[in-house]
Context: one part of a larger RNA
Molecule: small-subunit ribosomal RNA, 3' minor domain
Organism: Acidimicrobiales bacterium
RNA sequence: CACCGCCCGUCACACCACCCGAGUUGGGGAUACCCAAAGCCGCUAGACUAACCUGCAAAGGGGGUCGGCGUCUAAGGUAUGCUUGGUAAGGGGGGUGAAGUCGUAACAAGGUAGCCGUACCGGAAGGUGCGGCUGGAUCACCUCCUU
Numbered sequence: 001c002a003c004c005g006c007c008c009g010u011c012a013c014a015c016c017a018c019c020c021g022a023g024u025u026g027g028g029g030a031u032a033c034c035c036a037a038a039g040c041c042g043c044u045a046g047a048c049u050a051a052c053c054u055g056c057a058a059a060g061g062g063g064g065u066c067g068g069c070g071u072c073u074a075a076g077g078u079a080u081g082c083u084u085g086g087u088a089a090g091g092g093g094g095g096u097g098a099a100g101u102c103g104u105a106a107c108a109a110g111g112u113a114g115c116c117g118u119a120c121c122g123g124a125a126g127g128u129g130c131g132g133c134u135g136g137a138u139c140a141c142c143u144c145c146u147u
Base pairs, nucleotide, nucleotide: 003110005107008103009102011100013097014096015095016094018092019091020090023087024086025085026084027083028082030080031079032078033077034076039072041070042069043068044067046066047065048064049063052061053060054059113134114133115132116131117130118129119128120127121126
């Protein structure tokens, strides 16, 4: 490279990261219940038993060992909910990318001035209603300032 300018959004294509996500699969911890090893402790009418006690002895008592029962309890199981990862059908927008599609919203009064808030509507930029702003052009008038 100066309107044959600039520029907005949908759509299409490619890549990137992200969000949601039925489901699925792990970690952690919690509560309730079930089951319960070893062990400590308690009880014990069963079995055995050298030391102590009684007894001349036999035996008995005490103690001990085993067994039985009970409390506590690791692991395990069931259920409920908490937390934190992986993966995931599908869904969502975002970013980037010389020459794709549709239109033309904005920039000049951008051809309906623009913008802000809000509601509704529309392939898309957007449109319309209500309220607000001038960071609106043009024409006329008024007030003030300067020459």